Predicted 3D model of a 347-nucleotide part of an RNA (small-subunit ribosomal RNA, central domain) from an uncultured bacterium. Its mean pLDDT, the model's own confidence on a scale to 100, is 88. Rfam family: Bacterial small subunit ribosomal RNA. Gene Ontology terms of the family: structural constituent of ribosome and ribosome.
[in-house]
Context: one part of a larger RNA
């Protein structure tokens, strides 16, 4: 090197575009770099093989004889890989025409609903709990009407429904835009997969600057509980949750399942389009989302045409457990810290 593995045992990068590299439909000629056949040269002794001597055998050793890989060259062969040209349409793409949809960003703009504020009515209580107690109320609380601001989220519809590459996207309207699907087949013709490195995205909580502040609430106070209670329960409450624009760049970022592509029983729901049929019910059909299951795989659970099955092509990644998602350096960040990532020793 080869050779073994990644859903749960150690192992799929959060997700994508995409550089260079790897690999890549069907056909015709043409050419020889890889291939391959042959020749010649080379391939020190020593090993190796095969004969046959030498120590009393053997390891060990003289002798002769072959053999092999590598390398140059020279002729050939001409499927298959590469080159160069010519055509092809299935793969991709693009064009018409239809279609779904919480994809995304910016402006508006609706009702509930809780909280504050003003003003009426009203009188002793309210509110909290297992049960109380801080708290709040006679400076009129708390109920209840009227009115008024202000921020956040958007009940019902809402569904193992829908979009999106992930993280994620939900009131309602207008604009701008991305992606998907079906249905025609008149266009391009291999334009194609894969991706080390780079580059952009990236809940949530955290940061810097500047708004904003209703609720809810890390930190903190105070009532309880308790042997204590640095919790859990109550009763208050600042960061923060909101917005912009900037920075972190991490998660059980999960389907713990990279990515694209051939094949390989079925059944039975759902979302989205054509098409057959007199039809609403039926039928076969593309393209999603679940569930059961067969052939097969698999330690086992279990997957099973959305595969964990059978192969291909490319990436990434694992090699007992603790030290250690750590030190040390180096990169990045304002910080917090994040990426990279060992050793002694010790089971």
């Nucleotide at each position: 090197c080869u050779g073994g593995g990644c859903g749960u045992a150690a192992a799929g990068c959060g997700c994508a575009u995409g550089u260079a590299g790897g690999c890549g439909g069907a056909u015709g000629u043409c050419u020889a770099a890889g291939u391959c056949g042959u020749g010649u040269g080379u391939u020190a002794a020593a090993g190796c093989c095969c004969c046959u001597g030498g120590c009393u055998c053997a390891a060990c050793u003289g002798g002769g004889g072959g053999a092999g890989g590598u390398c140059a060259u020279g002729c050939g062969a001409g499927a298959c890989u590469g080159g160069a040209u010519g055509a092809c349409u299935u793969g991709a793409g693009g064009g018409c025409a239809a279609c779904a949809g919480a994809g995304g960003c910016a402006c508006g703009u609706g009702g509930a609903a809780c909280u504050c504020c003003c003003g009426g009515u009203g009188u002793a209580g309210c509110g909290g709990u297992g049960g109380a107690a801080u708290g709040c109320g006679u400076a009129g609380a708390g109920a209840u009407c009227g009115g008024g601001a202000a921020g956040a989220a958007c009940a019902c519809c809402c569904g193992c429904g829908g979009c999106g590459a992930a993280g994620g996207c939900g009131g309602c309207g207008u604009g701008c835009u991305g992606g998907g699907u079906u249905g025609c087949a008149a266009c391009u013709g291999a334009c194609g997969c894969u991706g080390a490195g780079a580059u952009g995205c990236g809940a949530a909580a955290g940061u810097g600057u500047g708004g904003g502040g209703a609720g809810c609430a890390a930190a903190c106070g105070g009532g309880a509980u308790u042997a204590g209670a640095u919790a859990c329960c109550c009763c208050g409450g600042u960061a923060g949750u909101c917005c912009a624009c900037a920075c972190u760049g991490u998660a059980a970022a999960c389907g713990a399942u990279g990515a694209a592509c051939c094949c390989u029983a079925g059944g039975u729901g759902u979302g989205g389009g054509g098409g057959g049929g007199a039809a609403u019910g039926c039928c076969a059909u593309c393209u999603g989302u679940g569930c059961c299951g067969u052939a097969g795989c698999u330690a086992a659970c279990g997957c099973g045409u959305u595969a964990a099955g059978u192969a291909u092509u490319c990436c990434g990644c694992c090699u007992g457990g603790g030290g250690a998602c750590u030190a040390u350096g180096a990169g990045c960040g304002c910080a917090a810290g994040c990426u990279u990532a060992a050793a002694a020793c010790u089971c």